Background: A computed fold for a 74-nucleotide RNA from an uncultured Alphaproteobacteria bacterium, annotated as transfer RNA. Its Rfam family is "tRNA". Its family is annotated with triplet codon-amino acid adaptor activity in the Gene Ontology. Rfam classes the family as a transfer RNA.
RNA sequence: GUUCGUGUAGCUCAGCAGGAUAGAGCACAGGAUUCCUAAUCCUGGGGUCGUGGGUUCGAAUCCCGCCACGAACG
Numbered sequence: 001g002u003u004c005g006u007g008u009a010g011c012u013c014a015g016c017a018g019g020a021u022a023g024a025g026c027a028c029a030g031g032a033u034u035c036c037u038a039a040u041c042c043u044g045g046g047g048u049c050g051u052g053g054g055u056u057c058g059a060a061u062c063c064c065g066c067c068a069c070g071a072a073c074g
Stems, first nucleotide, its partner, number of pairs: 001073007010026004019057001028044005050066005
C1' cells in the first nucleotide's frame, strides 16, 4: 500500500434482511438481611451506538469518507 474484520454503558458482549422508550451480565451507588463482612434480595444512576456526511417519513442497522485496533497479502 491492497483486501477483509472489529468499534454499542466503567468492562465483556447481544441487538445489525430499517420501525415502539437502545438491552443483558459483571462492576458502581442506595436500601433490606447480618454483631460485622461475604453471599442473597430490591431499587437506581450511567450511552449523543468510533467520527463526519448521505439515503429515508424513520438509521446502532443501508451507502460514502475519515480515525483507531486486528488479520491476510505485498